Predicted 3D model of a 129-nucleotide RNA (SAM riboswitch aptamer (S box leader)) from a soil metagenome.
Its Rfam family is "SAM riboswitch aptamer (S box leader)". From the family's description: The SAM riboswitch is found upstream of a number of genes which code for proteins involved in methionine or cysteine biosynthesis in Gram-positive bacteria. Its Rfam clan is "SAM clan".
The model forms 97% of the base pairs in the Rfam consensus.
The RNAcentral record of the sequence draws on MGnify.

């Protein structure tokens, strides 16, 4: 680059010592009851791997060509089992920023402003090619 997820789950200890929650800027929350890193030992889910049953398509192999039968090897699709390679383990990709819809309010139809609510991008993360 491409694809799929982005809900849910899971935390003790020791070193460390002021920051983090991906980046800017603004919120809003964590943090000296101890942040970020390291290192231990736990856990989490189950995206790949592996196995196991179904299924279909190849495939044998028979045929009245309409099909049947068979299961060794192989792709795909479900669904389940396992934890081998990753990954994660505060609160949610924490919100807005860029589009589009749309409710309130401001005299207020529309343009603008301020609160909000839905959707979609856009950037990020994780895995897989």
């Nucleotide at each position: 680059c491409u694809c799929a997820u982005c809900g849910a789950g899971a935390g003790g200890g020791g070193c460390a010592g002021a920051g983090g929650g991906a980046c800017a800027c603004g919120g809003c929350c964590c943090g000296c009851u101890g942040a970020a890193g390291c290192c231990c030992c736990g856990g989490c889910a189950a995206c790949c791997a592996a196995c196991u049953a179904c299924g279909g398509c190849a495939c044998u192999c028979g045929u009245c060509c309409g099909c049947g039968a068979g299961g060794c090897c192989g792709c795909c699709g479900c669904a389940g089992u396992c934890a081998g390679g990753u990954g994660c383990u505060a609160c949610a990709u924490c919100c807005g920023u860029c589009c589009c819809g749309u409710g309130g309010c401001g005299a207020a139809a529309g343009c603008c402003g301020c609160c909000g609510c839905g959707g979609g991008g856009a950037a990020g993360a994780u895995g897989a090619g």